c-di-GMP-I-GGC riboswitch aptamer from Bacillus thermotolerans, 84 nucleotides, folded computationally. The prediction has a mean pLDDT of 87. The organism belongs to Bacillus, within Bacteria.
RNA sequence: CCAGAUAAAGGCAAACCUCUCGAAAGAUUGGGACGCAAAGCCUCAGGUCUAAGGUUUUUAACUAUGAUAGCUGGGCUACCUAGA
Numbered sequence: 001c002c003a004g005a006u007a008a009a010g011g012c013a014a015a016c017c018u019c020u021c022g023a024a025a026g027a028u029u030g031g032g033a034c035g036c037a038a039a040g041c042c043u044c045a046g047g048u049c050u051a052a053g054g055u056u057u058u059u060a061a062c063u064a065u066g067a068u069a070g071c072u073g074g075g076c077u078a079c080c081u082a083g084a
Stems, first nucleotide, its partner, number of pairs: 001083001003081002011036002016031002020027002034070001040076003044073003047068003053063004
């Protein structure tokens, strides 16, 4: 520098249950494993979700300043193994 074996040291942990927080989306704690070679970190771009607050022509609609890094791209960093 490059690649990731039906291997291997080590790691993470979806759904679901549980605890707490939150208006919600969702997050956190413990359990649990669907999966993951960056499923480590960063909302920078797009997507998606939510709509407390705000706006409006108010049975509602629109709106992120909220959420998602396990949606995609991008940025930063890194273990192991094989090869050059």